[in-house]
A computed fold for a 103-nucleotide RNA from a bacterium, annotated as SAM riboswitch aptamer (S box leader).
Model confidence (mean pLDDT): 86 of 100.
It matches the Rfam family "SAM riboswitch aptamer (S box leader)". Its family is annotated with regulation of gene expression in the Gene Ontology.
RNA sequence: UUCUUAUCAAGAGCGGUGAAGGGAUGGGCCCGUACGAAACCGCAGCAACCGGAGGCAAUAUUCGGUGCUAACUCCCGCAGGAUAAUUUCCUGGAAGAUAAGAA
Numbered sequence: 001u002u003c004u005u006a007u008c009a010a011g012a013g014c015g016g017u018g019a020a021g022g023g024a025u026g027g028g029c030c031c032g033u034a035c036g037a038a039a040c041c042g043c044a045g046c047a048a049c050c051g052g053a054g055g056c057a058a059u060a061u062u063c064g065g066u067g068c069u070a071a072c073u074c075c076c077g078c079a080g081g082a083u084a085a086u087u088u089c090c091u092g093g094a095a096g097a098u099a100a101g102a103a
Base pairs, nucleotide, nucleotide: 001103002102003101004100005099006098007097008096013043014042015041016040017039021031022030023029025077026076027075028074044069045068046067049065050064051063052062053061073095078092079091080090081089082088
């Protein structure tokens, strides 16, 4: 990098360095520009996919490998449907993210 499977309505932030970007992508909308973005570092937290401990077993609990800590995956993008007059909503898909396995 590609493929397969599972999940994606819940949850969880402070400090330091840093300087103007960020929310994958196009559009929208939003966050940020000294009430300080990304990135990195420290500490803390959430979660429970995988492995271990635990136990007759299953929970609880706990250790480790990841992940995550604005907004439903921020919303839409394609197809179908309901509603309706252009709006609102539902279902599925695509894309994306994470985990585990495989090539």